[in-house]
Context: one part of a larger RNA
RNA sequence: CACCUGCACACUCUUGGCGUCGACCUGUGGGCUCCCCAUUCGGCCCCUCUUAAAACAUGGACCAAGAAGUCUGACAUGUGUGUGAGUAAAUGGGCCAGUAAACCUGUAAGGCUCAAGGAAGCUGAAUGGUGGGAUCCCCAUGUGGGUUGCACAGCCAACCGACCUUGAUCUUCUGAGAAGGGCUCGAGUGAGAGCAUGCCUAUCGGGACCUAAAAGAUGGUGAACUAUGCCUAAACGGGGCAAAGCUAGAGGAAACUCUGGUGGAGGCCUACAGCGAUUCUGACUUGCAAAUCGUUCAUCUGACUUCGGGGUAGGGGUGAAAGACUAAUUGAACCGUCUAGUAGCUGGUUCCCUACGAAGUUUCCCUUAGGAUAGAUGGAGCCCGCAGACGAGUUCUAUCGGGUAAAGCCAGUGAUUAGAGGCAUCAGGGGUGCAAUGCCCUCGACCUAUUCUUAAACUUUAAAUAGGUAUGAUGGCUCAGCUACUCUGUUGAGCUGCACUAGGGAAUUGAGAGCUCCAAGUGGGCCAUUUUUGGUAAGUAGAACUGGUGAUGCAGGAUGAACCGGAAGCUGGGUUAUGAUACCCAACUGUGUGCUAACCUAGAACCCACAAAAGGUGUUGGUCAAUUAAGACAGUAGGAUGGUGGUCCUGGAAGUUGAAAUCUGCUCAGGGGUGUGUAACAACUCACCUGCCGAAUCAACUAGCCCUGAAAAUGGAUGGCGCUGAAGUGCGCGACCUAUACCUAGCCAAAGGGCAAAAGCUUGGCCCGAUGAGUAGGAGGGCAUGGUGGUCGCUGCAAAACCUAGGGAGUGAGCCUGGGCGAAGCAGCCGUUGGUGCAGAUCUUGGU
Numbered sequence: 001c002a003c004c005u006g007c008a009c010a011c012u013c014u015u016g017g018c019g020u021c022g023a024c025c026u027g028u029g030g031g032c033u034c035c036c037c038a039u040u041c042g043g044c045c046c047c048u049c050u051u052a053a054a055a056c057a058u059g060g061a062c063c064a065a066g067a068a069g070u071c072u073g074a075c076a077u078g079u080g081u082g083u084g085a086g087u088a089a090a091u092g093g094g095c096c097a098g099u100a101a102a103c104c105u106g107u108a109a110g111g112c113u114c115a116a117g118g119a120a121g122c123u124g125a126a127u128g129g130u131g132g133g134a135u136c137c138c139c140a141u142g143u144g145g146g147u148u149g150c151a152c153a154g155c156c157a158a159c160c161g162a163c164c165u166u167g168a169u170c171u172u173c174u175g176a177g178a179a180g181g182g183c184u185c186g187a188g189u190g191a192g193a194g195c196a197u198g199c200c201u202a203u204c205g206g207g208a209c210c211u212a213a214a215a216g217a218u219g220g221u222g223a224a225c226u227a228u229g230c231c232u233a234a235a236c237g238g239g240g241c242a243a244a245g246c247u248a249g250a251g252g253a254a255a256c257u258c259u260g261g262u263g264g265a266g267g268c269c270u271a272c273a274g275c276g277a278u279u280c281u282g283a284c285u286u287g288c289a290a291a292u293c294g295u296u297c298a299u300c301u302g303a304c305u306u307c308g309g310g311g312u313a314g315g316g317g318u319g320a321a322a323g324a325c326u327a328a329u330u331g332a333a334c335c336g337u338c339u340a341g342u343a344g345c346u347g348g349u350u351c352c353c354u355a356c357g358a359a360g361u362u363u364c365c366c367u368u369a370g371g372a373u374a375g376a377u378g379g380a381g382c383c384c385g386c387a388g389a390c391g392a393g394u395u396c397u398a399u400c401g402g403g404u405a406a407a408g409c410c411a412g413u414g415a416u417u418a419g420a421g422g423c424a425u426c427a428g429g430g431g432u433g434c435a436a437u438g439c440c441c442u443c444g445a446c447c448u449a450u451u452c453u454u455a456a457a458c459u460u461u462a463a464a465u466a467g468g469u470a471u472g473a474u475g476g477c478u479c480a481g482c483u484a485c486u487c488u489g490u491u492g493a494g495c496u497g498c499a500c501u502a503g504g505g506a507a508u509u510g511a512g513a514g515c516u517c518c519a520a521g522u523g524g525g526c527c528a529u530u531u532u533u534g535g536u537a538a539g540u541a542g543a544a545c546u547g548g549u550g551a552u553g554c555a556g557g558a559u560g561a562a563c564c565g566g567a568a569g570c571u572g573g574g575u576u577a578u579g580a581u582a583c584c585c586a587a588c589u590g591u592g593u594g595c596u597a598a599c600c601u602a603g604a605a606c607c608c609a610c611a612a613a614a615g616g617u618g619u620u621g622g623u624c625a626a627u628u629a630a631g632a633c634a635g636u637a638g639g640a641u642g643g644u645g646g647u648c649c650u651g652g653a654a655g656u657u658g659a660a661a662u663c664u665g666c667u668c669a670g671g672g673g674u675g676u677g678u679a680a681c682a683a684c685u686c687a688c689c690u691g692c693c694g695a696a697u698c699a700a701c702u703a704g705c706c707c708u709g710a711a712a713a714u715g716g717a718u719g720g721c722g723c724u725g726a727a728g729u730g731c732g733c734g735a736c737c738u739a740u741a742c743c744u745a746g747c748c749a750a751a752g753g754g755c756a757a758a759a760g761c762u763u764g765g766c767c768c769g770a771u772g773a774g775u776a777g778g779a780g781g782g783c784a785u786g787g788u789g790g791u792c793g794c795u796g797c798a799a800a801a802c803c804u805a806g807g808g809a810g811u812g813a814g815c816c817u818g819g820g821c822g823a824a825g826c827a828g829c830c831g832u833u834g835g836u837g838c839a840g841a842u843c844u845u846g847g848u
Stems, first nucleotide, its partner, number of pairs: 001006001045060002048057001061848006069349001071206004076201001078199006086112002092105003116123002128156003132152001137146003158189002160186003163182003169176002209348002216338006227312002230309002233306002236302001238270003241266001245262007274299001276297001280294001282293002314330001316326002351782004356777001361374001363372003375522001377519006384512001390510003394507002397470004406461001407459002413455003418450001420448003425445002428442005475501002479497005485492001525549004530544005554565001556563001569747007579737001581735001583720002588734001590733006603723001614708003618705006626697002635692005641665003647659002671686001675684002748772002752768004783837001785834007793826002802820003806817003
């Protein structure tokens, strides 16, 4: 529009499909990260002093916060900045929005520098030469020749001052002083380099990295405790002894005496209060108590006890004296100040990574627990540099010095054994003799030729190692010159100069060589092989060379500072060292050949955790001397005799107490006797011989394993278990195991070197790359933190702080991010500044 159907648009609803996002769930899912639990293997607690600590050496229950090389002055090296023969604001003046600073200013006084030397008076310096030298230039293109020669260090000469010397000339006769000389001295000159200021480092003075004395000085406060003197005041019950005096009586010639009373003295007695404190060495001893309680004890009219007042004050008081007391303090009180006193001594001293990396030794010191000095180390630079320049924990060659090892002692010196020979001499003894400065004998000294053993302070001889020097241009050679030295001599020596001379004058090797400045730590050492001193010796003391430990982990030696192997960034693979291979325990109960049997207790790997002398007929090898078929050795059997009872000694001695001799006959063989035995004989036996037997036998020495020698206190250690043709021990062979070592691969760091591009960015980029341990220590680069200037940002859509089994990158200090909580501020970067980083200090405070 339209009647309806239908069409178009808008809205709404429903359903389905696809895509995206979120939530939840699920999963033998993944995760370089993180947490918890369990298992295997390895693994001792940090800090500290120390040669050395897991130490039965110190500190340390745990947590939080705080807590220690700072600031300043002076000086030194280095390195920046400004200016430069000068330099600098800070005294003053000016300017100013400001009672401010910054700013401007200058004669410049003063500082430092531009001139030194001398005690001082005082005097007072400029282009030198030579060899080495970067650079520049020329010729050349052989990495060559020539020129120029900075810085720098060396040599020679000159100049200035001081000192010594000389003294022309002038002169007031006092001085001035030219030209010279010197192996003397100087923090000098020789075409200026300083001044001001910042930073790092170091030193010294300051509280001086932090903590901490015993002391010292000074000024005060204390005698309420206690010591002692003074003033005032108070207390002391009972009993006993009993002096003087008095009295009565008695006696006496008298002096006077005696007896009884009375009396009531006393540092008198007993004993309460009081004051004290002997014993139980009692109780208590985190007590009732920072000195008490109980019993017992001492004294108790006096040098007694005590309240109150007031005196004495710290090197002072007071003291019947104990160094006692002086306010729980006394061999010098307490409080404050000097004072943050000082300490060569103890303790502590706070984030990370990277490369380097010690010393315990020299000399000196009232030095030995410490310093300075050199050494060894770090850092910063300078100067050359690819050449046989220079160097060297090396070698060759040449040369020099030596007196150790060894050797020697019939060579010197010292020590020392033994014989032999001996003319003379000397000492002793003896013989002869009257005696001898006679003779003879003997023993020594002594002499001679030998012989034995020796020396840190003996040596003729004399090593090996070790040490010095040289191995060339700063050389060689020729010539000329100078000299006060030297010579007979222009001879020698030294010096100067011009030419000539490169085949660069042994090897090997180097990560290039040389020079200067500053500085920390150290200045207790220790161990091993070898050498070595003292010592009986020592895990002992002292030295030398080298290497280790200290400062250093790893594999092995069971365990372990130092032994053996080997030194280390983070990882993977392979191979080894030392050492292992029955099991603990990774790897052959491998292989060949010997030895060993070990009941008080076989043995089992450098340092090293022990064993000796001496023995063994245990067994196995070896050396040497012998016997044996002419019958050994062993076994068994037989003989073992005559002269002769040999001679002597003896009481006796017949083979056998003893001494000296030790023949002979017969024999197969038999000693003048090997033992037993007897008073002496006897008897037996042995040597020796023979029969049987029938094959090997025997002495001495040596060394392998094994055995004896070989006894200690908790139970006990080849590391354990265990092991016996080993799992012991000797000699071989093969295999195998494993370290942070070696090889290889990746990554990290890194001395050094190379390359590209370019106006700059570039302190960057790319490549090669030896090498990688580390205490004290210095150096470089980073992280974190409070304040502040600049710049750029975040934040109520949630800052910081805090919590977090989340995630990420970084070697690390630490950082970024997610989540939670929270509710108002806070980061990054570039500078600047510091009261900037904790596990330790018997740290401080708080908490548990």